[in-house]
Glycine riboswitch aptamer from a Bacillota bacterium, 86 nucleotides, folded computationally. The sequence was found by an Rfam model in a public genome assembly. It matches the Rfam family "Glycine riboswitch aptamer". Its family is annotated with glycine biosynthetic process in the Gene Ontology.

RNA sequence: GUGAAGGAUAAGGGAGAGACCGCCCCGAGGCGGCACCGAAGGAGCAAAGGCAAGAAACUCUCAGGUAAAAGGACCGUAUCCUGAUG
Numbered sequence: 001g002u003g004a005a006g007g008a009u010a011a012g013g014g015a016g017a018g019a020c021c022g023c024c025c026c027g028a029g030g031c032g033g034c035a036c037c038g039a040a041g042g043a044g045c046a047a048a049g050g051c052a053a054g055a056a057a058c059u060c061u062c063a064g065g066u067a068a069a070a071g072g073a074c075c076g077u078a079u080c081c082u083g084a085u086g
Base pairs, nucleotide, nucleotide: 006081007080008079009078010077012075013074018034020033021032022031023030024029035066036065037064041062042060043059044058
């Protein structure tokens, strides 16, 4: 002194599916019922391998969600940490 990959923080973008029905309730919400969504989280599994281990945006839908708000995998930006490589 360059600053790959990785980590943390901040703000930004960010889909899908009933503002369903009944009761309580001003409403959000609570309870029950039926229907649905997958991109918080969780669970399952292929090949390689051959003991174990073993991924996902796939599958399941436990959880969460189906007006707005909130949340939201993922994406890029900035700052900081770190430091592959030149």